[in-house]
This is a predicted complex of two RNAs, RNase P RNA and transfer RNA, with 499 nucleotides together. Rfam match: Bacterial RNase P class A. Rfam's curators write: Ribonuclease P (RNase P) is a ubiquitous endoribonuclease, found in archaea, bacteria and eukarya as well as chloroplasts and mitochondria. Its mean pLDDT, the model's own confidence on a scale to 100, is 76.

RNA sequence: UCAGUCGGCCGGACGGCCGCUCCGGCAGGUGCCGAAAGGCCGCCGGGGAGGAAAGUCCGGGCUCCAUGGACGAACGGUGCCGGAUAACGUCCGGCGGGGGCAACCCCAGGGACAGUGCCACAGAGAACAGACCGCCGCGGCGCGUCGCGUAGAGCCGCGGCAAGGGUGAAACGGUGCGGUAAGAGCGCACCGCGGCUCCGGCAACGGAGGCGGCACGGCAAACCCCACCGGGAGCAAGACCGAAUAGGGACGGCGCGGCCGCUCCCGCGCGAGCGGGCGGCGUGUCGCAGGCCGCGUCCAGGCCGCCGUCCGGGUGGGUCGCUUCAGGCGCCGGGCAACCGGCGCCGCAGAGGAAUGGCCGUCACGCGCACAGGCUUUCGCCGUGCGCCCUACAGAACCCGGCUUACAGGCCGGCUGAUCCG
RNA sequence: GGGCCACUAGCUCAGGCGGUUAGAGCGCGGUCCUGAUAAGACCGAGGUCUGUGGUUCGAGUCCACAGUGGCCCACCA
Numbered sequence: 001u002c003a004g005u006c007g008g009c010c011g012g013a014c015g016g017c018c019g020c021u022c023c024g025g026c027a028g029g030u031g032c033c034g035a036a037a038g039g040c041c042g043c044c045g046g047g048g049a050g051g052a053a054a055g056u057c058c059g060g061g062c063u064c065c066a067u068g069g070a071c072g073a074a075c076g077g078u079g080c081c082g083g084a085u086a087a088c089g090u091c092c093g094g095c096g097g098g099g100g101c102a103a104c105c106c107c108a109g110g111g112a113c114a115g116u117g118c119c120a121c122a123g124a125g126a127a128c129a130g131a132c133c134g135c136c137g138c139g140g141c142g143c144g145u146c147g148c149g150u151a152g153a154g155c156c157g158c159g160g161c162a163a164g165g166g167u168g169a170a171a172c173g174g175u176g177c178g179g180u181a182a183g184a185g186c187g188c189a190c191c192g193c194g195g196c197u198c199c200g201g202c203a204a205c206g207g208a209g210g211c212g213g214c215a216c217g218g219c220a221a222a223c224c225c226c227a228c229c230g231g232g233a234g235c236a237a238g239a240c241c242g243a244a245u246a247g248g249g250a251c252g253g254c255g256c257g258g259c260c261g262c263u264c265c266c267g268c269g270c271g272a273g274c275g276g277g278c279g280g281c282g283u284g285u286c287g288c289a290g291g292c293c294g295c296g297u298c299c300a301g302g303c304c305g306c307c308g309u310c311c312g313g314g315u316g317g318g319u320c321g322c323u324u325c326a327g328g329c330g331c332c333g334g335g336c337a338a339c340c341g342g343c344g345c346c347g348c349a350g351a352g353g354a355a356u357g358g359c360c361g362u363c364a365c366g367c368g369c370a371c372a373g374g375c376u377u378u379c380g381c382c383g384u385g386c387g388c389c390c391u392a393c394a395g396a397a398c399c400c401g402g403c404u405u406a407c408a409g410g411c412c413g414g415c416u417g418a419u420c421c422g
Numbered sequence: 423g424g425g426c427c428a429c430u431a432g433c434u435c436a437g438g439c440g441g442u443u444a445g446a447g448c449g450c451g452g453u454c455c456u457g458a459u460a461a462g463a464c465c466g467a468g469g470u471c472u473g474u475g476g477u478u479c480g481a482g483u484c485c486a487c488a489g490u491g492g493c494c495c496a497c498c499a
Stems, first nucleotide, its partner, number of pairs: 001418010012363007020048007031040003050393001054404002057402005062234004068299005075230005080094005095109001096107004110225002115223002117219003132165002134161008143152001173191006192214001193212002196209005238320004248311007255288005260282004264277005290304004313498003327346008366388006373382003423495007432448004441479001450466005472488005
């Protein structure tokens, strides 16, 4: 210098004028409303969007639901190991695998000898596999030959084999040597795989030795198994005040028995009615070990009818929750780091159809154009002038910790590779 | 602000526990029929299954993240 990689930060600045919102003060006019408190207006001072405020993908705080305790079921989630943390699917450090010359990056990365299931097409054979071509042996036929026989090629039959070809995403260990009729872990060496022992490490795992002749294909982002975690809803949660309306209606769930009421059916009676039913209904009533309220059981607790769904009626007001917190910044200490501890300083948006804006000037950055300006062989760079954008993504709505996504342009630092110079 | 659902041809929808070339109706184009039109008969075109990435031999289907569209909600008795 070029190429790359990782991390951090900024994301217009200054000044003037006019506005918006919140908080505090007022000695103001004693302007308007009000009985007053107070409110409106005015003046002064202070605060006023983000790194993502976003998507709502995770985790918490907080609030309510009978939500408290124990055991379990169902459902959902997470998944190498160790740590950090309030918690996490996040972060940090390591391990293993993969990519890159390297810095570095990526991985939902438990279990496929607990069981079930799937592996299309192609192919001979797809999971207790299999033989199409092929290789080899034996027997027969017939060819060839003047004739006979051997070797040989051909066809048929019976066997052996899985080396080679071929199919496939995947072919039941790979490569080499030996071996064999041909072959084959059949034997051996190395590699892979699986147990065992020792060593290192908290662990994941790694290293060494020796054994086994291969037995154990893939898929769990298929069901599932194992371990761990999780009650549900969400600030439109919820609390209080005020106003208005019909404390309305329908359906469903809730052990057993007696009595009562209504109703249905059967029998008798001319009829009022009477008798009967493993009849039905009832927030009627009484009793029993009362009933109801959670996914189930038990304990604890709440209510006396409770719970659920739907239809209907009324209102569209105010206050709180509402911003002080796992808060920010700086220094010191511990730790490889995430992070933790101590000390000091600071107070930093709280609106509610929803404020944080508009105009002007100067400057900086970027882009475009021009120049008989300067440097340069050229590319181009610098300077001057004019114009554009006057900024990119984007706008808090209870609050935090993360993840993900969007983002014009710029700055800083670490590291790696290549080349050149000293 | 919060919660939930859907996305397949121009439109409305199928597509079972992943399998070869994704279907149906309406619509569209052509031919026949008719004097002509409609109806009818026959044939055909038309899809990056919203996008990106991942799991798998293989994804419309399984998983994650985005995008677009739609639905619901308050308080009182």